The RNA shown here (Bacterial RNase P class A) has 344 nucleotides and comes from Thiomonas sp. Its Rfam family is "Bacterial RNase P class A". About the family: Ribonuclease P (RNase P) is a ubiquitous endoribonuclease, found in archaea, bacteria and eukarya as well as chloroplasts and mitochondria. Rfam links the family to the GO terms dimeric ribonuclease P complex, ribonuclease P activity and tRNA processing. The sequence is in RNAcentral, with records from ENA. Its mean pLDDT, the model's own confidence on a scale to 100, is 79. Lineage of the source: Bacteria > Pseudomonadati > Pseudomonadota > Burkholderiales > Thiomonas. The gene name in the source record is rnpB.
RNA sequence: GAAGCGGAGUGGGCAGUCGCGGUGCGCGCAGGCGCAUCGAGGAAGGUCCGGACUCCACAGGGCGGGAUGACGGCUAACGGCCGUGCACGGUGACGUGACGAACAGGGCCACAGAGACGAGUAAGCGCCGGGCAACCGGCGUGGACGUGAAACGCGGCAACCUCCAUCCGGAGCAACACCAAAUAGGCAGACGCGCCGGCGGGAACGUCGGCACAGCGCGGCCCGCGCGAGUCUGCGGGUAGGUGGCUUGAGCCGCGCAGCAAUGCGCGGCCUAGAGGAAUGGCUGCCACGGCGCGGGUUUCGGCCCGGGCUGCACAGAAUCCGGCUUAUAGCUCCGCUUCGCAC
Numbered sequence: 001g002a003a004g005c006g007g008a009g010u011g012g013g014c015a016g017u018c019g020c021g022g023u024g025c026g027c028g029c030a031g032g033c034g035c036a037u038c039g040a041g042g043a044a045g046g047u048c049c050g051g052a053c054u055c056c057a058c059a060g061g062g063c064g065g066g067a068u069g070a071c072g073g074c075u076a077a078c079g080g081c082c083g084u085g086c087a088c089g090g091u092g093a094c095g096u097g098a099c100g101a102a103c104a105g106g107g108c109c110a111c112a113g114a115g116a117c118g119a120g121u122a123a124g125c126g127c128c129g130g131g132c133a134a135c136c137g138g139c140g141u142g143g144a145c146g147u148g149a150a151a152c153g154c155g156g157c158a159a160c161c162u163c164c165a166u167c168c169g170g171a172g173c174a175a176c177a178c179c180a181a182a183u184a185g186g187c188a189g190a191c192g193c194g195c196c197g198g199c200g201g202g203a204a205c206g207u208c209g210g211c212a213c214a215g216c217g218c219g220g221c222c223c224g225c226g227c228g229a230g231u232c233u234g235c236g237g238g239u240a241g242g243u244g245g246c247u248u249g250a251g252c253c254g255c256g257c258a259g260c261a262a263u264g265c266g267c268g269g270c271c272u273a274g275a276g277g278a279a280u281g282g283c284u285g286c287c288a289c290g291g292c293g294c295g296g297g298u299u300u301c302g303g304c305c306c307g308g309g310c311u312g313c314a315c316a317g318a319a320u321c322c323g324g325c326u327u328a329u330a331g332c333u334c335c336g337c338u339u340c341g342c343a344c
Base pairs, nucleotide, nucleotide: 001340002339003338004337005336006335007334008333009332010331012287013286014285015284016283017282018281020039021038022037023036024035025034026033027032041315045326046325048324049323050322051321052320053172054171055170056169065168066167067166068165069164070084071083072082073081074080085099086097087096088095089094100163101162105161106160107157108156109155117153118152124141125140126139127138128137129136130135176244177243178242179241186235187234188233189232190231191230194211195210196209197208198207199206200205213228215227216226217225218224251270252269253268254267255266256265257264258263289312290311291310292309294307295306296305297304298303
């Protein structure tokens, strides 16, 4: 210098301006206003594993179902992580691996080949039958060459069923708890559902008219008008709505110790979204970085320096919380290591 391997970090900055959500303080009767402060990620994503938490179920055991599978360790737990062995790939750094059992049983083994686990091709040998004979056919024995990933060997495959061992109760913050309207329905209580006449009818009843009446409407009261067979009160359950759960936690940062490591322990410091139909944003200017033109200077013609213009700046986005896995990610930075080439 070239080509690689492994790991880690970052994910634009500053200012102005207009907004949004949480909290604290102050002001206001209140709607709200002012000030201060905080306000997305390495994956918040997928919801694939494991847990915390909540409710339900639960004497114990079995069936069924799911997951895992070398050895040792870490952890709250794991299907995760670390270390080691082995197998395979790579010159190497390193990468990949569900890596128990094929004598419990079932199933499968492409193409080629007689034959893929059932058996059995050719030659040779023996016996029998036919034929004058050469030879042909049958049975037994025998097992070549060749094919193929594998050829008879108790073959191979379990990421096919299965067996063995270990683990797993179910649902999930729309969990769950509390407060609690309107309407409808439930229970209890209070008041009321009346009288007369005509018509229809066997009756029950219907209809029309008149009088009376609890209650309701006409904003509160009286009168009046209208409606009128139900009205009012209380209790309890549930819904809408509200509050809690909700963010102090297997927390983050630094140092030290133990350990190869994952990780653990000790000390010190810090508080770092908590919305909820869902805030965390928009615009402008300058700078940084990347790309493409332009002008000037310089050159050992590879470039280098200065100035200015246009343009781009990823993936994505909390929703109870945490540990992992996995997928997406423009550009930039750092560390360790390998192979090859060159120079000393």